[in-house]
The RNA shown here (Bacterial RNase P class A) has 334 nucleotides and comes from Dethiosulfovibrio salsuginis.
Rfam family: Bacterial RNase P class A. Gene Ontology terms of the family: tRNA processing, dimeric ribonuclease P complex and ribonuclease P activity.
RNA sequence: AGAGUCUUCUAGAUAGUCGCUGCCGAUUUUUCGGGAGAGGAAAGUCCGGGCUCCGAAGAGCAGGACGCUGGGUAACGCCCAGUUGGCGUGAGCCACAGGCCAGUGCCACAGAGAUAUACCGCCUCUUAGAGGUAAGGGUGAAAAGGUGGGGUAAGAGCCCACCGGACGGCAGGUGACUGUCGUGCCAGGUAAACCCCGUCUGGAGCAAGACCGAAUAGGAAGGGAUGACGCUGCUCGCCGACCUUCGGGUACGGUCGCUUGAGGUAUAUCGUGAGGUAUACCCUAGAUAAAUGACUAUCCACGACAAAACCCGGCUUACAGGAAGGCUCUUCAU
Numbered sequence: 001a002g003a004g005u006c007u008u009c010u011a012g013a014u015a016g017u018c019g020c021u022g023c024c025g026a027u028u029u030u031u032c033g034g035g036a037g038a039g040g041a042a043a044g045u046c047c048g049g050g051c052u053c054c055g056a057a058g059a060g061c062a063g064g065a066c067g068c069u070g071g072g073u074a075a076c077g078c079c080c081a082g083u084u085g086g087c088g089u090g091a092g093c094c095a096c097a098g099g100c101c102a103g104u105g106c107c108a109c110a111g112a113g114a115u116a117u118a119c120c121g122c123c124u125c126u127u128a129g130a131g132g133u134a135a136g137g138g139u140g141a142a143a144a145g146g147u148g149g150g151g152u153a154a155g156a157g158c159c160c161a162c163c164g165g166a167c168g169g170c171a172g173g174u175g176a177c178u179g180u181c182g183u184g185c186c187a188g189g190u191a192a193a194c195c196c197c198g199u200c201u202g203g204a205g206c207a208a209g210a211c212c213g214a215a216u217a218g219g220a221a222g223g224g225a226u227g228a229c230g231c232u233g234c235u236c237g238c239c240g241a242c243c244u245u246c247g248g249g250u251a252c253g254g255u256c257g258c259u260u261g262a263g264g265u266a267u268a269u270c271g272u273g274a275g276g277u278a279u280a281c282c283c284u285a286g287a288u289a290a291a292u293g294a295c296u297a298u299c300c301a302c303g304a305c306a307a308a309a310c311c312c313g314g315c316u317u318a319c320a321g322g323a324a325g326g327c328u329c330u331u332c333a334u
Stems, first nucleotide, its partner, number of pairs: 001330010012299007020037002023034004039305001043316002046314005051205004058236004063201005068082005083097001084095004098196002103194002105190003119137002121133005145163006164185001166183007209256004219246005230238001263282008
């Protein structure tokens, strides 16, 4: 100097004028003053919860989710660290990561044969043929572990060496696992195929729900102590009196829920880290047909993706421009 990789921040700024919404204070026919007022993803509605109701309240099954180990967290399918496997020169990135010896399936076509064979080939003989063989060739995504040597009639883990898988001993590690030694050559792939195993799991959701206001006709049918409704999939159990449908009326009203939180910021400290602990400071939108807009001036990166609707922790997706740092590789100079 170039190329790459990982992490973090930002998302126009300043000043003035007018306008909009909440809160607080004064003033009380409406005015004044002060403060605040759309995101890093508010998006997707994909996970996990807080909260509300079913509800006085249970057990089992079904269904669903996750799937290497150890930690973090309120919890998770999230995050951190590690292991194994794969990709990359590397920094790093990815993972469909329990079980095929519990069982059942599937592996088209080609090919002789895909839970098994002998097409071509090689060798031997009594040469029409019979026997041996699975090294070589062919088909295929995959052909009875691989390479080399010995041996053999010709061959083959038949034997040996080095790899590879399986099992066992020893050592290290909390563990996943790693190293080493030994045995013998037992082995196809697929579970994001059905399934088995382990762990977790009630349902519905702020249009949840609570209160106030308003109004009405209780009329018909069916079910119910031989147990309605309820526990929002089913069964058992529990409880104990109403339930369902049709018809009529009122309201498409108002208030709460509604923003002080597993909250934010700073410092110190523990930890590789995710995070934890302590102290101090701060209060930061609560609309309800839906509030933050318009104009002027300057600077500038000339402005991308894009608007809260109960709240929070994540993941995924979209994203113009700008800023900071760590690490890797190549080249050059000293």